[in-house]
RNA sequence: UAGCAUGAUAGAGGCGCGGAUGACAAGAGUACGGCCAGGUACAGCCCCGGGCGCGGGGCGGCCGGAAAGGGGAUUCCGCCGAGGCGGGGAAGCCUGUGUCCGGGCCCCCUUGCCGGGCCGCGGGAGAAUAUCUCACGGACUGUCGCCCGUUUCCGGGCGGAGCGCUGUCUAUGAU
Numbered sequence: 001u002a003g004c005a006u007g008a009u010a011g012a013g014g015c016g017c018g019g020a021u022g023a024c025a026a027g028a029g030u031a032c033g034g035c036c037a038g039g040u041a042c043a044g045c046c047c048c049g050g051g052c053g054c055g056g057g058g059c060g061g062c063c064g065g066a067a068a069g070g071g072g073a074u075u076c077c078g079c080c081g082a083g084g085c086g087g088g089g090a091a092g093c094c095u096g097u098g099u100c101c102g103g104g105c106c107c108c109c110u111u112g113c114c115g116g117g118c119c120g121c122g123g124g125a126g127a128a129u130a131u132c133u134c135a136c137g138g139a140c141u142g143u144c145g146c147c148c149g150u151u152u153c154c155g156g157g158c159g160g161a162g163c164g165c166u167g168u169c170u171a172u173g174a175u
Stems, first nucleotide, its partner, number of pairs: 004173002007169005014080001016079005024071001032064005044059005049101006083114007092105004115141002118138003122134004143160007
């Protein structure tokens, strides 16, 4: 000197990520309450995740009429492995009750996947057409490498992964 390794620091992607807020929809004309009518069946049917047992509730008309869990516009904050999710394992809570089976939530440990969001399709969760999720498919988009066109802050092809990419610096090491 170069900026290769290493390290530090600052950044970019865009329907980007997370948190808080919580208009609003849905839940639901449901639960529940009131009035009226009818009825008094240990009957029948339905509901309380499924089986068995037990238990509880409901069944007509009118009036009034929620909430929770699950979503979420908007605004604000923190950010750019942001973060999310899947598999396995353990505890706790919920699912009327006993039991067997199953499901949901939460948190911890462990492991794996994903550059990013979007759309389609099927499965799962969910009351749900909300939302989330998994597999597959699709185009879009940022980025780097190689090749080509071309000389354009441009375009095309192929390939890669965020352990990436860009800027600046780089003690130390290497040359």
The RNA shown here (Lysine riboswitch aptamer) has 175 nucleotides. The sequence was found by an Rfam model in a public genome assembly. Rfam family: Lysine riboswitch aptamer. Rfam describes the family as follows. Riboswitches are metabolite binding domains within certain messenger RNAs that serve as precision sensors for their corresponding targets. Allosteric rearrangement of mRNA structure is mediated by ligand binding, and this results in modulation of gene expression. This family includes riboswitches that sense lysine in a number of genes involved in lysine metabolism, including lysC. Its mean pLDDT, the model's own confidence on a scale to 100, is 77.